Predicted 3D model of a 268-nucleotide part of an RNA (large-subunit ribosomal RNA, domain VI) from uncultured Nitrospina sp.

Context: one part of a larger RNA
RNA sequence: CGUUUGUGAUUUGAGGGGUUCAUUCUCUAGUACGAGAGGACCGAGAAUGACGAACCUCUGGUGUUCCGGUUGUCGCGUCAGCGGCAGCGCCGGGUAGCUAAGUUCGGAAGAGAUAAGCGCUGAAAGCAUCUAAGCGCCAAGCUCAUCCCAAGAUAAGAUCACAAUCUGACUUCGGUCAGUGCAAGGUCCGGGUAGACCACCCGGUUGAUAGGCCAGAAGUGUAAGCACGGUAACGUGUUCAGCUAACUGGUACUAAUGACCUUGAAGG
Numbered sequence: 001c002g003u004u005u006g007u008g009a010u011u012u013g014a015g016g017g018g019u020u021c022a023u024u025c026u027c028u029a030g031u032a033c034g035a036g037a038g039g040a041c042c043g044a045g046a047a048u049g050a051c052g053a054a055c056c057u058c059u060g061g062u063g064u065u066c067c068g069g070u071u072g073u074c075g076c077g078u079c080a081g082c083g084g085c086a087g088c089g090c091c092g093g094g095u096a097g098c099u100a101a102g103u104u105c106g107g108a109a110g111a112g113a114u115a116a117g118c119g120c121u122g123a124a125a126g127c128a129u130c131u132a133a134g135c136g137c138c139a140a141g142c143u144c145a146u147c148c149c150a151a152g153a154u155a156a157g158a159u160c161a162c163a164a165u166c167u168g169a170c171u172u173c174g175g176u177c178a179g180u181g182c183a184a185g186g187u188c189c190g191g192g193u194a195g196a197c198c199a200c201c202c203g204g205u206u207g208a209u210a211g212g213c214c215a216g217a218a219g220u221g222u223a224a225g226c227a228c229g230g231u232a233a234c235g236u237g238u239u240c241a242g243c244u245a246a247c248u249g250g251u252a253c254u255a256a257u258g259a260c261c262u263u264g265a266a267g268g
Stems, first nucleotide, its partner, number of pairs: 001152001005163007015149004021049007033038001051106005059100004066093005071086006110144003117137004166179005184262004188204005209255003212251005218244003225238005
């Protein structure tokens, strides 16, 4: 932009794409079969592998925005306590998120038409013949089914809901022009498990959207200061302390202000 008023919501499915796997064990049954050795069809059940999808409860990884330990050196006048630099200096852990080696799930069942093949009836051709007329069975394959996308499917589909007009000027009384602005959407603003941008989703004071603050969870592992013990390094107590990111809940303290833009055909 189109889909022939605009808008919001719910949909149908033309068409397209994905999947379609393999193996082992048990029972049936040491049965049928077979002299024996061996050893089933059919059917039932339980697992596994590879592959795929989703997810982060568990097991882990990462986690240079969290905590701790520690070396050298420089600085804060000194001690103590801290900070800078050295690949995050190095090392030990680790929340959220992301993630696999982790967890869950999937390829189940079924229908139709068939291939090769197997048949029934049956002539041509008194027989025979699955075929010539007619009728069956049958594959991991085909079409459905199953999962996803999908009306730009220009043949542009369907259903429901909402909406509004008014004012002025001109008029040949048919209308024309200008303005206003409904439904709704957008610009804008606070954000996001959404994201290159756009889009999408949530929120915008009738508000918990982000930050802050409070509480919690979780992480680290018992802060500083002081006291006591020790010549001291250090230890003990106060103290499962202190500190804390992305997590959870609460709370309008701060910021979501103010304003603007778009907009109606035919018929009556």